[in-house]
This is a predicted structure of a 165-nucleotide RNA (Lysine riboswitch aptamer) from a mouse gut metagenome.
């Protein structure tokens, strides 16, 4: 230098899978009442034969996200409010919005608090800041000379440990 195999633990992620919850008695449709000119980001379209908004009654969803179970892949597992590129979905059309992949940058991991973003949400995810715990290596000290163990400080996964060439 290369190859192989491992460790961190409330460990990471995935699924045209199953179940229930929430979304929600919401959106929306119809009937009646009231009101009286707009509905839309733009075009198209609809509208005094009554738009938008509001109320009564009758019907009444879904998506994304999350939980549990099962299965699968793993330890830059993976994530990402960054940047660039490619591409898909949605709509009557454009735009907007959302998703997937690649490159690059950052992040060892878990968790808590505050704040912001997404979201129906007090769920969850996530950016930033701070705290705690924890794994690993290095240095210093202690122990008993070393290994091991303990304390403190610091670094980062292109790291660390083991074996082989």
């Nucleotide at each position: 230098a290369g190859a192989u195999a491992g460790a961190g633990g409330u460990g990471c992620g995935g699924c045209c899978u199953a179940a229930g919850a929430a979304g929600a008695g919401u959106a929306u449709g119809c009937u009646c009442c009231c009101u009286g000119a707009a509905c839309u980001g733009c075009c198209a379209g609809u509208g005094a034969u009554g738009a938008c908004a509001g109320g009564u009654g009758c019907a009444g969803a879904a998506a994304g996200g999350a939980u549990u179970a099962g299965c699968c892949g793993c330890c830059g597992a993976a994530g990402u409010a960054g940047u660039g590129g490619u591409u898909u979905u949605u709509u009557g059309g454009c735009g907007a919005a959302a998703g997937a992949c690649c490159a690059u940058g950052c992040u060892g991991g878990u968790u808590c608090u505050g704040u912001g973003u997404u979201g129906a949400a007090u769920a969850a995810a996530u950016g930033c800041a701070g705290g705690a715990c924890u794994g690993u290596c290095a240095u210093a000290c202690g122990c008993a000379u070393a290994a091991a163990c303990g304390u403190a400080u610091g670094g980062a996964g292109c790291g660390c440990u083991a074996u082989c060439u």

Its Rfam family is "Lysine riboswitch aptamer". Rfam's curators write: Riboswitches are metabolite binding domains within certain messenger RNAs that serve as precision sensors for their corresponding targets. The coordinates come from a structure-prediction model, not an experiment, and the mean pLDDT is 79.